[in-house]
RNA sequence: GGAGUUGGCUAGACAGCCGCUGUGCUUGCGCAGAGGAAAGUCCGGGCUCCACAGGGCAGGGUGCCAGGUAACGCCUGGGCGCCGCGAGGCGACGGAAAGUGCAACAGAAACAUACCGCCGAUGGCCCGGACUUUGACGUCGCAAGGCGGCAAAGUCCAUCCCGAAGGGGGAGACCCCAACGGGGGCGUCCCCUCGGGGGCGGGGAUCAGGCAAGGGUGAAAUCGUGCGGUAAGAGCGCACGGCCGGGCCGGCAACGGUUCCGGCGUGUAAACCCCACCUGGAGCAAAGCCAAAUAGGCAGGCGUUGAGGCGGCCCGCCGAGCCUGCGGGUAGGCUGCACGAGGCGACGGGCGACCGUCGUCCCAGAUGAAUGGCUGUCCACGACAGAACCCGGCUUACCGGCCGACUCCAUCU
Numbered sequence: 001g002g003a004g005u006u007g008g009c010u011a012g013a014c015a016g017c018c019g020c021u022g023u024g025c026u027u028g029c030g031c032a033g034a035g036g037a038a039a040g041u042c043c044g045g046g047c048u049c050c051a052c053a054g055g056g057c058a059g060g061g062u063g064c065c066a067g068g069u070a071a072c073g074c075c076u077g078g079g080c081g082c083c084g085c086g087a088g089g090c091g092a093c094g095g096a097a098a099g100u101g102c103a104a105c106a107g108a109a110a111c112a113u114a115c116c117g118c119c120g121a122u123g124g125c126c127c128g129g130a131c132u133u134u135g136a137c138g139u140c141g142c143a144a145g146g147c148g149g150c151a152a153a154g155u156c157c158a159u160c161c162c163g164a165a166g167g168g169g170g171a172g173a174c175c176c177c178a179a180c181g182g183g184g185g186c187g188u189c190c191c192c193u194c195g196g197g198g199g200c201g202g203g204g205a206u207c208a209g210g211c212a213a214g215g216g217u218g219a220a221a222u223c224g225u226g227c228g229g230u231a232a233g234a235g236c237g238c239a240c241g242g243c244c245g246g247g248c249c250g251g252c253a254a255c256g257g258u259u260c261c262g263g264c265g266u267g268u269a270a271a272c273c274c275c276a277c278c279u280g281g282a283g284c285a286a287a288g289c290c291a292a293a294u295a296g297g298c299a300g301g302c303g304u305u306g307a308g309g310c311g312g313c314c315c316g317c318c319g320a321g322c323c324u325g326c327g328g329g330u331a332g333g334c335u336g337c338a339c340g341a342g343g344c345g346a347c348g349g350g351c352g353a354c355c356g357u358c359g360u361c362c363c364a365g366a367u368g369a370a371u372g373g374c375u376g377u378c379c380a381c382g383a384c385a386g387a388a389c390c391c392g393g394c395u396u397a398c399c400g401g402c403c404g405a406c407u408c409c410a411u412c413u
Base pairs, nucleotide, nucleotide: 001409002408003407004406005405006404007403008402009401010400012378013377014376015375016374017373018372020033021032022031023030024029025028035384039395040394042393043392044391045390046389047283048282049281050280054315055314056313057312059279060278061277062276063275064078065077066076067075068074079093080091081090082089083088094274095273099272100271101268102267103266115215116214117211118210119209122208123207124206126204127203128157129156130155131154132153133152134151135150137148138147139146140145159184160183161182162181163180166177167176168175169174186201187200188199189198190197191196223241224240225239226238227237228236242264243263244262245261246260247258248257249256250255287335288334289333290332297326298325299324300323301322302321308318309317342361343360344359345358346357347356348355349354
């Protein structure tokens, strides 16, 4: 210097003239006279009446903890979660292990499951290779027998290590698959001086069966990642992390930390529900008083076997009038109506909201509805906007000025 966050105050000023409302009196003067939101009618109350007004259910409201307050769904401080680089801001923030419901479509399957796919160790079937036995045929041979392919039967085709062309993945380190070569060991057949040597093999495709790791679908799919293990897999085992439950420590608490043990099929309660706490109704057009006027009118229904008693139901209590229709009179005045959970100041307590003590002040009460008009000057050029019983909040609208604290960026010292 710039960009922000948050708290407080203010809401054009001065002078003159005329005018308005309330109030005081010495009757002409004095004093006072719209907001931070007066707005929305969203919460909470004071007050008034039902009404002598108690208990319960239903209904409604709030929903982390501790405080403040007359009270609250408000405010303060703290915890947790989300947003922000941050100062800060927001939160419909109890419970899914009481139960019920819902999660369309897609998908094999959403309190359940196999579409694609992997394995096929164990028990089978087929193909291929090797060996043995037998058979027929062909061929060579005087013969014995040899050779060739075919057929049938039998046996075998569990592996480990090293190197490695090539292929795939990866930012890299490196990892996975793998033709081929070498070594060990195994199975089977042959030869043999019984020391050993040689040939072939460790194939392919599947059924039963196994799997939920990989792929697909989806907002979400047997907690996640990695390693081992396995025929192939899987918390099957291990490590780290996550969730739930338990122990210990800190804190009044919400919660936080730590460690060991156990478990591992989701989400949703601003769905029903469960839990904790709170809760009569109506409202100043509430409700009282005075004066005046009229028709103490007519008709019907209910009612001491209890009508009726200000949202619904039950119990209790009171209790003699109550309800409907037609018709008639009045619409005036006063109270309620501003001294208050009041404002301001000082001191003290508290992190704070706020509380206590002392002092001081009276600060609008209209009722078709009061502050308006004119002139002059100044500058910040004036937005949103007018009390109607009152107060404490929240939310919404909003031009400008002043003051304080804090955060981030850049530069200089």

Description:
This is a predicted structure of a 413-nucleotide RNA (Bacterial RNase P class A) from Parasulfuritortus sp. It matches the Rfam family "Bacterial RNase P class A". It is annotated as a ribozyme.